[in-house]
C1' cells in the first nucleotide's frame, strides 16, 4: 500500500500550552467553536494484540487485572447519497422505518 478477520447505539477532563478553525473525501443537511477550534503535553475511557491472575489443563475457551504496544476521549461512523422490502400519502414520485451494501476508522494477521 493492497487483501483478510474483528468491531463501530456504550465509555471517557470544570487541567496546561496554543490560538482559528473542525465535524475522514465528494454533494446535500445539520452542528461545534474567543463561554476558545486544529494540534502538542497531563489525565481519562476502554479492553483489540502481549504479559500476568484466577479457574482448568493435552492445549484452548471463560472470568479477572490494566505492566507493555496500540487506539479512542461532542453529536450513531453526527446523518443522508446505492439497493431492496414494508407502511402512508396517491403514485413510476415523496415521506418514515427497516435490512443489505459502498465509502471510512480501530485492532490483529500473513504478503
Nucleotide at each position: 500500500a493492497a487483501c483478510u478477520u474483528a468491531u463501530c447505539g456504550a465509555g471517557a477532563g470544570u487541567g496546561a500550552g496554543g490560538g482559528a478553525a473542525g465535524g475522514a473525501a465528494c454533494u446535500g443537511g445539520c452542528c461545534c467553536g474567543a463561554u476558545g477550534a486544529a494540534c502538542u503535553c497531563c489525565g481519562g475511557c476502554a479492553a483489540c494484540c502481549u504479559g500476568c491472575u484466577u479457574c482448568a489443563u493435552g492445549a484452548a475457551a471463560a472470568a479477572g487485572u490494566a505492566a507493555g504496544g496500540u487506539g479512542c476521549u461532542a453529536a450513531u461512523u453526527c446523518c443522508a447519497g446505492c439497493a431492496a422490502a414494508a407502511u402512508g400519502g396517491g403514485u413510476g414520485c415523496c415521506a418514515u422505518u427497516u435490512u443489505g451494501g459502498a465509502a471510512g476508522a480501530u485492532a490483529a494477521g500473513g504478503u